Transfer RNA from Parcubacteria group bacterium RIFOXYD2_FULL_52_8, 73 nucleotides, folded computationally.
It matches the Rfam family "tRNA". Rfam describes the family as follows. Transfer RNA (tRNA) molecules are approximately 80 nucleotides in length. It is annotated as a transfer RNA.
The sequence is in RNAcentral, with records from ENA.
Model confidence (mean pLDDT): 82 of 100.
RNA sequence: CCGCGCGUAGCUCAGUUGGUAGAGCAAACGACUGAUACUCGUUAGGUCCCAAGUUCGAAUCUUGGCGCGCGGA
Numbered sequence: 001c002c003g004c005g006c007g008u009a010g011c012u013c014a015g016u017u018g019g020u021a022g023a024g025c026a027a028a029c030g031a032c033u034g035a036u037a038c039u040c041g042u043u044a045g046g047u048c049c050c051a052a053g054u055u056c057g058a059a060u061c062u063u064g065g066c067g068c069g070c071g072g073a
Stems, first nucleotide, its partner, number of pairs: 001072007010025004019056001027043005049065005
């Protein structure tokens, strides 16, 4: 320098004929217990990497940029 893949909650990830964002773990609170743990329940937590475009509507499509990984020269 060229090509491909990935970037979504604190962490690991789901979410594809575009329709208004979820799970598990972790956290807080509660139940249970003599107490702790386990278990169960509830709650909070997100500018979906950034910007622009298309669209009535974008995490999702298009373009550019940034970061990480892989391959090639």